This is a predicted structure of a 113-nucleotide RNA (SAM riboswitch aptamer (S box leader)) from a Bacteroidota bacterium. The model forms 90% of the base pairs in the Rfam consensus.
RNA sequence: CGCUUAUUCAGAAAGACCGAGGGAUUGGGCCCUGUGACGUCUUGGCAUCCUGCCGACCAGAUCAACGUCGGAUGUUGUGCCAAAACCCUUCCGAAGAUUCGGAAUAAUAAGCG
Numbered sequence: 001c002g003c004u005u006a007u008u009c010a011g012a013a014a015g016a017c018c019g020a021g022g023g024a025u026u027g028g029g030c031c032c033u034g035u036g037a038c039g040u041c042u043u044g045g046c047a048u049c050c051u052g053c054c055g056a057c058c059a060g061a062u063c064a065a066c067g068u069c070g071g072a073u074g075u076u077g078u079g080c081c082a083a084a085a086c087c088c089u090u091c092c093g094a095a096g097a098u099u100c101g102g103a104a105u106a107a108u109a110a111g112c113g
Base pairs, nucleotide, nucleotide: 001113002112003111004110005109006108007107008106013043014042015041016040017039021032022031023030027088028087029086044081045080046079049077053071054070055069056068057067085105090103091102092101093100094099095098
């Protein structure tokens, strides 16, 4: 970097440094920001995707791995810690005048190449 699968209206901030833009991309809206945003580092935390742990279930029967489901005073690897992925904006469908569903795009995780 590509492919596949899953998730994305929940949750969780302090300190130091820096110094002007930032909220993925196009345009619009809205918002954050010299009361220092964004970013970097440290510490802390959130979550439970992976891993580990615990429990239950599963072959005609027994045991039980893989597996499935569940759990937590949550071990490991990631991720995350303004606002729904901030909202819309593109395509398709349904209702009907602005909504809903899906796709696409994006992010993250796991697996494969």